[in-house]
Context: one part of a larger RNA
RNA sequence: GCCAGAGAGUUUCGGUUAACGGCGAGGUUAAGCCUGAAGAGGGCGGAACCAUAGGGAAACCAACAUGUUCGCAUUCCUCGCAAGAGGAAGAGGAACGAGGUGUGUUCGCCUGAAGUCGUUGGCUGGAUACCCGAAACCGGUCGAUCUAUGCGUGGGCAGGGUGAAGCCUCUCGAAAGGGAGGUGGAAGCCCGCACGGGUGGUGAGCUACAAAUCCCUCCGAUGACCUGCGCUUAGGGGCAAAAGACCAAUCGAGACCGGAAAUAGCUGGUUCCUUCCGAAACUACUCGUAGGUAGGCCUUGGUGGAGAUUGACGGUAAGGUAGAGCACUGAUUGGAGAUUUUGGGGGCGAAAGCCCUCGGUUUCCUGUCAAACUCCGAAUUUACCGUUAUCGUAGAAGCCAGGAGUGAGGGCGUCGGGGUAAGCCUGAUGUCCGAAAGGGUAAGAACCCUGCCUGGGGUUAAGGUCCCCAAGUGCCGACUAAGUGUUACUUUGAAGAAAGUUCGCAGUCUAAAACAACUGGAAGGUGGGCUUAGAAGCAGCCACCCUUGAAAGAGUUCGUAACAGAUCACCAGUCGAGAUUGUGGGCGUCUAAAAUGGACGGGACUAAGUCGGCCACCGAUACCUCAGAGUACCUAAAGGUAAUCUAGUAGGAAGGCGUCGUGCGUGGACAGAAGCUUGGUCGAGAGAUCGAGUGGACCGCGUUCGAACGAGAAUUCUGGC
Numbered sequence: 001g002c003c004a005g006a007g008a009g010u011u012u013c014g015g016u017u018a019a020c021g022g023c024g025a026g027g028u029u030a031a032g033c034c035u036g037a038a039g040a041g042g043g044c045g046g047a048a049c050c051a052u053a054g055g056g057a058a059a060c061c062a063a064c065a066u067g068u069u070c071g072c073a074u075u076c077c078u079c080g081c082a083a084g085a086g087g088a089a090g091a092g093g094a095a096c097g098a099g100g101u102g103u104g105u106u107c108g109c110c111u112g113a114a115g116u117c118g119u120u121g122g123c124u125g126g127a128u129a130c131c132c133g134a135a136a137c138c139g140g141u142c143g144a145u146c147u148a149u150g151c152g153u154g155g156g157c158a159g160g161g162u163g164a165a166g167c168c169u170c171u172c173g174a175a176a177g178g179g180a181g182g183u184g185g186a187a188g189c190c191c192g193c194a195c196g197g198g199u200g201g202u203g204a205g206c207u208a209c210a211a212a213u214c215c216c217u218c219c220g221a222u223g224a225c226c227u228g229c230g231c232u233u234a235g236g237g238g239c240a241a242a243a244g245a246c247c248a249a250u251c252g253a254g255a256c257c258g259g260a261a262a263u264a265g266c267u268g269g270u271u272c273c274u275u276c277c278g279a280a281a282c283u284a285c286u287c288g289u290a291g292g293u294a295g296g297c298c299u300u301g302g303u304g305g306a307g308a309u310u311g312a313c314g315g316u317a318a319g320g321u322a323g324a325g326c327a328c329u330g331a332u333u334g335g336a337g338a339u340u341u342u343g344g345g346g347g348c349g350a351a352a353g354c355c356c357u358c359g360g361u362u363u364c365c366u367g368u369c370a371a372a373c374u375c376c377g378a379a380u381u382u383a384c385c386g387u388u389a390u391c392g393u394a395g396a397a398g399c400c401a402g403g404a405g406u407g408a409g410g411g412c413g414u415c416g417g418g419g420u421a422a423g424c425c426u427g428a429u430g431u432c433c434g435a436a437a438g439g440g441u442a443a444g445a446a447c448c449c450u451g452c453c454u455g456g457g458g459u460u461a462a463g464g465u466c467c468c469c470a471a472g473u474g475c476c477g478a479c480u481a482a483g484u485g486u487u488a489c490u491u492u493g494a495a496g497a498a499a500g501u502u503c504g505c506a507g508u509c510u511a512a513a514a515c516a517a518c519u520g521g522a523a524g525g526u527g528g529g530c531u532u533a534g535a536a537g538c539a540g541c542c543a544c545c546c547u548u549g550a551a552a553g554a555g556u557u558c559g560u561a562a563c564a565g566a567u568c569a570c571c572a573g574u575c576g577a578g579a580u581u582g583u584g585g586g587c588g589u590c591u592a593a594a595a596u597g598g599a600c601g602g603g604a605c606u607a608a609g610u611c612g613g614c615c616a617c618c619g620a621u622a623c624c625u626c627a628g629a630g631u632a633c634c635u636a637a638a639g640g641u642a643a644u645c646u647a648g649u650a651g652g653a654a655g656g657c658g659u660c661g662u663g664c665g666u667g668g669a670c671a672g673a674a675g676c677u678u679g680g681u682c683g684a685g686a687g688a689u690c691g692a693g694u695g696g697a698c699c700g701c702g703u704u705c706g707a708a709c710g711a712g713a714a715u716u717c718u719g720g721c
Stems, first nucleotide, its partner, number of pairs: 001721006011127013026050003032044004054061002064097001067096004074089006098111005130269002133266001137259006148233001150231007157223001159191003162187001166183007195220003200216002203214002235251001237247002272656006282295005296406002298403006307391003311388008323376001324374002329370003334365007343358006409433010438449003453628007463618003466603003472615001474614006485605002496590002500587010517574005523547003528542003553568001557566002629646002631642004657710001659707003663703006675694008
């Protein structure tokens, strides 16, 4: 892992509520007793409990057997052919009035008799309380054969090296003392077995040889050394050269048994079918934010008896947002004028004073900005009224009672706040997902289309129609040459740049010849003046004239040391038709960088790209249609109605299937029961039933009651494989 079996809302005592049943101003017995074959059943038993009166802390006081009105159902009357219209009574219901009590008294509670006992279901409190699950806490015991420290008594340490003190001899010295050679054999000395350890290989092994091992390497090895045996210290305690180490493979508080099914607001699991309805992730409080309580939202039953409504249009009011504006409050561009006895800086002057400039204030013109500015000012919105629409006597709204779940939400559109931003945080509003299937978007919770009973046929939506792939290689007119593109959004492409191309608009030149190209000219005064070594059109400064002419600058660029030279402006000729400038739109180009090779979904496409127009077709559980099922309602029934019934998580409500057993009734079986295997049939389903084989002794059906009653999940349990 698979298979089989086991496996989770139970029981009891209280409370509350609904249905059903008994009795009813009353209802019921408990313990116990008698009977009895009896823990059955029957008969007693009225103690006690609930109700019959409330109010008040208490003392204490103490209430409508109906006085008025409205009015549903219902009944009756009148009119009417009918539909219907009008009226009377009116249980229950409602509103007043009246009464009891409390001085907490402009108020509270109560009053015109319904309860009580039982059964079953729902919920709830105490109990293990739907099941499994802690780490922990407390109590009592057992442990120092492991290990830590200590004590007692024993044992062990190959071999080699170094050579302390002391002593002896020699020698130096006045002495103190020094030196040399021997002898000697010290040391938590050195190398290294046994023994003890465990450094590195971060080697091997790592379902191991082993719940700590193996190999190589390494440390100590006469010492604070190693070790046998015996003994001591015990769990908030020991022991510790101290690591929270160790105390029997267990230690930041041992193990075992018990309290004990501790508790768990946390995780997981919780077993058959169908039908009807169907949420929430919000508000307030909470040692509260993984939970609760109250309200909201869902459901079921009752009551109630006529209105209900986020629709549409119009009218009357309210408002200061979007936008806009600068009239106020502030911010703010440029210019002009006025003013400033004493603003800053500068200049002239002996001084008085004058002038320039930067500022300040103010007027005019001009250009801007604002959530906490407004001379203005929508749409939307809100309230009421009118008209209309939809729903409602086939029973709406409201109210009462039982049962919940939810209280971690999320995406998108629009409008905000925070943030550089975010698949970000936080609001409002709508919608969808959540709890929604189907079609489209390559694929995708919430984007587009569309809300699902069952089966058949057809038509469309979004989106598509070259192939994968159903349907146009459709038609008309343009653009793009970049594979741009072939992506609705999600899944961007900017500022900027350019004789890409296309379509406009506005200028200028042009047959008195434009633009481009080619040929020729481009001169003289003059080498202008100054500067300079030089400065001649062309380093720099100043000026920038005149003449001849078709035209030609006191010179556009290159060049020279300076000249020279080349070239341009400008003019003529050749040629012969448009040229050129600015600006705007469309589609393209560059800008354009990410990590395995690579993506328009792919193939591929020059349209099968982009823009505009048109006609067909494909395409869904949508729509239409035929047949059927269910639900709700009407109806005596038959049968109808639904343009507007049928999706659904949490959850509420209802009806069923199956298993085991009891009572009653009724059946089958050795001429073959149950069970098992297999093949049919019926039912919407849980399931039921029939045949055949096997099997070899019990089993069903109807109805009532009662359950240790349904398995796929729980890192579930036991067994098997």
Predicted 3D model of a 721-nucleotide part of an RNA (large-subunit ribosomal RNA, domain II) from a Thermoplasmata archaeon. The source organism's lineage runs through Archaea, Methanobacteriati, Thermoplasmatota and Thermoplasmata. The prediction has a mean pLDDT of 84. RNAcentral holds the full RNA, with entries from SILVA.